[in-house]
RNA sequence: GCGCGCUUAGCUCAGUGGUAGAGCAUUGUCUUGACGUGACAAGGGUCGGGGGUUCGAUUCCCUUAGCGCGCACCG
Numbered sequence: 001g002c003g004c005g006c007u008u009a010g011c012u013c014a015g016u017g018g019u020a021g022a023g024c025a026u027u028g029u030c031u032u033g034a035c036g037u038g039a040c041a042a043g044g045g046u047c048g049g050g051g052g053u054u055c056g057a058u059u060c061c062c063u064u065a066g067c068g069c070g071c072a073c074c075g
Base pairs, nucleotide, nucleotide: 001071002070003069004068005067006066007065010024011023012022013021018055026042027041028040029039030038048064049063050062051061052060
């Protein structure tokens, strides 16, 4: 330099055009003599940034940043 993949909640990830979700974690309540386990509930998101297409974009297109893999180049 070229190609491919990834970027979504604190963490690990799902979600292929129609109001953003799960597990774990956190907080509260119940349960226990207490802790743990278990049950129920709650909080937490500018979906990496910018632009475009569309009535409507996490999703499609362009661009850009970061990370990973492969290839190429380089003595």
Background: Predicted 3D model of a 75-nucleotide RNA (transfer RNA) from Candidatus Kaiserbacteria bacterium RIFCSPHIGHO2_02_FULL_55_25. It matches the Rfam family "tRNA". Rfam links the family to the GO term triplet codon-amino acid adaptor activity. The coordinates come from a structure-prediction model, not an experiment, and the mean pLDDT is 83. The same sequence occurs in records of 3 taxa.